[in-house]
RNA sequence: GCCACCUUAGCUCAGCUGGUAGAGCAUUCGCAUCGUAAGCGAAGGGUCCUCGGUUCAAUCCCGAGAGGUGGCU
Numbered sequence: 001g002c003c004a005c006c007u008u009a010g011c012u013c014a015g016c017u018g019g020u021a022g023a024g025c026a027u028u029c030g031c032a033u034c035g036u037a038a039g040c041g042a043a044g045g046g047u048c049c050u051c052g053g054u055u056c057a058a059u060c061c062c063g064a065g066a067g068g069u070g071g072c073u
Base pairs, nucleotide, nucleotide: 001072002071003070004069005068006067007066010025011024012023013022019056027043028042029041030040031039049065050064051063052062053061
């Protein structure tokens, strides 16, 4: 230098053919227990990497850029 893939909650990751952003773990609160852990229930937490474009409507489609991983030279 070229090619492919990835970027979504504190962490690990889903998200279907474009139509209200989710799960597990973690955190906080409650239930329960003589008490603790485990268990059960609830709550909080998001500029979906950035900018632009298409569209009535974009995490999703298109372009450019940033970062990361792998491969080729």
Predicted 3D model of a 73-nucleotide RNA (transfer RNA) from a bacterium. Its Rfam family is "tRNA". The family's RNA type in Rfam is transfer RNA.